Record summary: Predicted 3D model of an 89-nucleotide RNA (c-di-GMP-I riboswitch aptamer) from an uncultured Anaerolineales bacterium. Model confidence (mean pLDDT): 90 of 100. Of the family's consensus pairs, 100% are formed in the model. It matches the Rfam family "c-di-GMP-I riboswitch aptamer". From the family's description: GEMM was predicted in a large-scale screen for bacterial structured RNA regulatory elements.
RNA sequence: AUCCGAUAAAGGCAAACCCGGUGAAAACCGGCGACGCAAAGCUAUGGGUCUACCGUCACGCAAGUGACCAUGAUCGCCAGGCCGCCGAA
Numbered sequence: 001a002u003c004c005g006a007u008a009a010a011g012g013c014a015a016a017c018c019c020g021g022u023g024a025a026a027a028c029c030g031g032c033g034a035c036g037c038a039a040a041g042c043u044a045u046g047g048g049u050c051u052a053c054c055g056u057c058a059c060g061c062a063a064g065u066g067a068c069c070a071u072g073a074u075c076g077c078c079a080g081g082c083c084g085c086c087g088a089a
Stems, first nucleotide, its partner, number of pairs: 004087002012037002018031005035076001041082003045079003048074003055068005
């Protein structure tokens, strides 16, 4: 230094629920709270998943209903990329 990861030490993150806010929604932000996490740090590049305001199409006299659609979301789904704390076996 690389791989690796302990009932080690120091420090860290924070699922669900609930409360407030943003958003059409998925979801996100703050508070509370810990299910978990050795990258649960960063990055939507590939795949997956979620959502469908707008748009397109279909039906309808209309109001509207349905289908499709990522440009939205997720890195705490997987892979890739970047960076990083500690050091038993």